A computed fold for a 113-nucleotide RNA from a Geobacteraceae bacterium, annotated as SAM riboswitch aptamer (S box leader).
The sequence was found by an Rfam model in a public genome assembly.
Model confidence (mean pLDDT): 82 of 100.

[in-house]
RNA sequence: ACCUCAUCAAGAGUGGCGGAGGGACAGGCCCUGCGAAGCCACAGCAACCGGUUCGUUAUCAACGAAAGCCAGGUGCUAAAUCCUGCCCUGAAACCUUCAGGGGAAGAUGAGAA
Repeated sequence: ACCUCAUCAAGAGUGGCGGAGGGACAGGCCCUGCGAAGCCACAGCAACCGGUUCGUUAUCAACGAAAGCCAGGUGCUAAAUCCUGCCCUGAAACCUUCAGGGGAAGAUGAGAA
């Protein structure tokens, strides 16, 4: 890499270097010289893993706590994962649009390898 499971409508940016791209892919629509990517510093968000308190049970563990607590390991800090992409249903309309559901793909974490 591939595979498994969980989550993805919430939340959180300034400065320095840099100097034209970026938002995974395609289409759309956006962001960007009032400074993109990338790197660095500091700050912040969140609570997956981890730690910890209490409770329950089938007790070397699992589950729960009407927002339990902490923040060590990751992650993240424009727009719902920015929207759509494949399938189904419904409505309007007349070949397009809207609404809902489920997938695919992607991201992150934990495992597995």